[in-house]
Molecule: Bacterial RNase P class A
Organism: Rhizomicrobium sp.
This record gives sequence, C1' cells and structure tokens, in this order.
RNA sequence: UCAGACAGCCGGGUGACCGCGGGCGGGGCGACCUGUUCGAGGAAAGUCCGGGCUCCACGGAAAGACGGUGCCGGUUAACGGCCGGCGGGGGCGACCCCAGGGACAGCGCCACAGAAAUGACACCGCCUAAGAGCCUAAAGCUCCGGCAAGGUUGAAAUGGUGCGGUAAGAGCGCACCGCGUCUCUGGCAACAGAGGCGGCACGGCAAGCCCCACCGGGAGCAAGACCAAAUAGGGACGGCACCUGAUGUUUUCCGCAUCGCCGUCCGGGUCGGUCGCGUGAGUUGCGUGGCGACACGCAUCCCAGAGGAAUGGUCAUCAUCGCUUUUCUUCGCAAGAAGACGAGCGGUACAGAACCCGGCUUACAGGCUGUCUGACAUU
Repeated sequence: UCAGACAGCCGGGUGACCGCGGGCGGGGCGACCUGUUCGAGGAAAGUCCGGGCUCCACGGAAAGACGGUGCCGGUUAACGGCCGGCGGGGGCGACCCCAGGGACAGCGCCACAGAAAUGACACCGCCUAAGAGCCUAAAGCUCCGGCAAGGUUGAAAUGGUGCGGUAAGAGCGCACCGCGUCUCUGGCAACAGAGGCGGCACGGCAAGCCCCACCGGGAGCAAGACCAAAUAGGGACGGCACCUGAUGUUUUCCGCAUCGCCGUCCGGGUCGGUCGCGUGAGUUGCGUGGCGACACGCAUCCCAGAGGAAUGGUCAUCAUCGCUUUUCUUCGCAAGAAGACGAGCGGUACAGAACCCGGCUUACAGGCUGUCUGACAUU
C1' cells in the first nucleotide's frame, strides 16, 4: 500500500425566527395569556422468546394429555438469550458456521436409477484348482460350481491403503488407518489421549411416529382498582289524589289490594373522571472479583408520559458525501487517468415511546475508532 476478519461508537453541529406536549408557578370570571423546566430510539419497529405486574381458576402431590427445549459447564429474575469449553464442517489465516440427546425399546420409510436399498445382492465381469462328461492323453469345450477384485446405478452398496495369499478371489493372513469394546490417565463435565482385546459384528432417516431428560395453569394495562351525572327503570318511607275508570278478589253490592302524582333516601349500570403510570432486575462514573457472560461495593443523577398520541419547520452558516465544471500539477506518444484550490447543483438515512423490563430478529444515507490476519514493497 492492497485485500480481509472481529469488536465498538456516532448518526449532523451552531445561531436566529416561528411552533407543539407534560410538570411547577403568575395573571384572568372565563376563553386564554405568560414565566420556568423537561420532552424518543439504537432499533421506540416485528410482537418471536423470557419475566415483572394484574385478574381468573385451583386442597396438596404425582401421573397422563398437549406444547416447548435438547453436547457440557456457567450466568441470570427468567429464557429458545448470553459467556466459556467440547465435537463436526469451512477458510492459507485472523476467524466463521452447526435443531449437536437416543437408530440393540418398538413401528415405519429409503423415490428415481440400479443386479441388489437390509433376511442385502449378482447384470456385465473374473476363475476352471477339485468333481462329472466329450476325448487315448494333453489342450479345448460343456456341466456342476467358486468369487465379489474391477465395471455399471445411486444421496447411500456392508470398512480403506499396501503386502502376502489364491484357480480366481475374499479380513483369508499381516502392518497401518478406521470401527467396536475393556482398562488406565487427564478433565467438574461434554470429551481427549494411551494401552490391551476383537477381523469387523452394528447402512441411513428421529426436520416420520416414537423413547428419554427438563420446563410450562389461563388471560392480558381494552389487565385491574376507585369515584360517579342527566335520563329511563328498581326498592324503602312519607305526603297528595283516594273522584271517575280498569284489573284481581267465582257472580252482585260493600270493602280491600294494585295501577297515578310529588318529595326524601338507598342500590346497580351507562357517559365521564381518577388511579394503575414510571425510584426502576434504573442512569453515569470509579473500584474489586472473574478468561468471560456477570456479580458485588461506593459515589452520582432523576431522565417523556398521554388522551389516537407532542418532541417539528424555515433561513443562515459550518461539517460531510455524490455529480458537473474553471484553473493548475503529475503520469502518458496519444486517448485519457490521478490529485490540489475553488464554483454550481443535489443528498444527510431507517424510523416514531402508548404498562414496564431482559433478549432475539429485521431496517438503516453517510461516517469514525480499536485489535488482529494475509500478500507485496522498503528499511
């Protein structure tokens, strides 16, 4: 210098003017005016996971069903998050990726192709030693057979390489690798290493059912609590009317009850209002312990709240990026390329708290910082 890996941060600054929401004051009968102070994010988003909080259900515990998680250890209020390891895979490397328990509990499946897909198999191919026949015999041919080395199919073909061996072959024998199993050593563990034994038995799929271990009661701030109008309706008491009428009292008369109006009180609901609602698993800084996630201690700060919803706009200037361009410089035969001081135009994202918190995921113009890796050059 170029190419990369990982981690973190910012995401416009300043000034003027206009404007918006909350709190606390002042003025005004009031509408409103005014002072002061505070006023979005790294994701406030998606609502995917986990919790706080609230109500409902429930005698306790366990089991079953259903759902979720799934190497080991740690961290945490909790998690499917995070940290540190292990195993597997990728990269020269920094580093990155992985639904990563169980296939001797059982069931099921393995398309197409292929001879054969699990009770593995024999299409091409290899062999003719032994046995039988033709043949005097040999050679050769045929039968009876042997084999799985090579070819072919497939995602996958029952260990691999080499030597020996054989008629040809084959863990048939041996060495190494792999696999299984036992022991020892290291590690909390996942696991790793070493040695012995076994010729190899045990194909794959659990993101098919299933088995095992662990976790989970349901609904959500429109949760939920409190205050509470007009009107209508309900109840109690009192008053008025108790005239006419209606209904009931089997019919008639009398009587009684109810239906009416007014007042007071009570209780339920609706409109509406208040709380829930921001002092919290809080912010910032420092220190200690830990590889780390994180924990603890001290100091510090108070930091939007709300109701369909405020946190914005204009101008100037600065910053920064892109494009165009004058001039100049360098390289080049040229076409042109690179750079510097200017000028003009344009851009400065994604997005928007709604009970709160911890994560994950997704979006994001442009820019900054740190550590590390590889290549080349120079010293």